[in-house]
Notes: Model confidence (mean pLDDT): 75 of 100. The RNA shown here (TPP riboswitch aptamer (THI element)) has 104 nucleotides and comes from Salinarimonas rosea DSM 21201. Rfam family: TPP riboswitch aptamer (THI element). Rfam links the family to the GO term thiamine pyrophosphate binding.
RNA sequence: AACGGUCUCACGGGGUGCCUUCGGGCUGAGAGGCGCGGUUUCGCGCCAACCCAUCGAACCUGAUCCGGGUCGUACCGGCGGAGGGAACGAGACAUGGACGAGAA
Numbered sequence: 001a002a003c004g005g006u007c008u009c010a011c012g013g014g015g016u017g018c019c020u021u022c023g024g025g026c027u028g029a030g031a032g033g034c035g036c037g038g039u040u041u042c043g044c045g046c047c048a049a050c051c052c053a054u055c056g057a058a059c060c061u062g063a064u065c066c067g068g069g070u071c072g073u074a075c076c077g078g079c080g081g082a083g084g085g086a087a088c089g090a091g092a093c094a095u096g097g098a099c100g101a102g103a104a
Base pairs, nucleotide, nucleotide: 003096005093006092007091008090009089012052013051014050017026018025019024032047033046034045035044036043037042059084060083061082065078066077067076068075
C1' cells in the first nucleotide's frame, strides 16, 4: 500500500402483521400520518420513522407450505445457504497491516 471497523450525508432497496368487548392490547428495528379509489375492514400514491445495500436471511418467491407452539400473530425447527434481491459517491473518527528506509 492492498485490505479491514464505526458513524454521518447522498443515492438505491424494503415491509407495515396479530388479537379485540373498538377503549385498547401483543410481537417487532419498524405495524405512523395524509390523500385518492373501493365499500366493509382492501388497493394505490406521497411523506415520516425504521431496517437493509452484494461479506447481501433487509425483503420477496415457493407459501393459503410442513412439524412444534399460541386465542391468534409472535416464537422454535424444517424447507434452506433453495431461487430471487438494492452496486460503483463523499466525509469524519478510531485502529490493525507485508515490506522498505533512517536512527539507536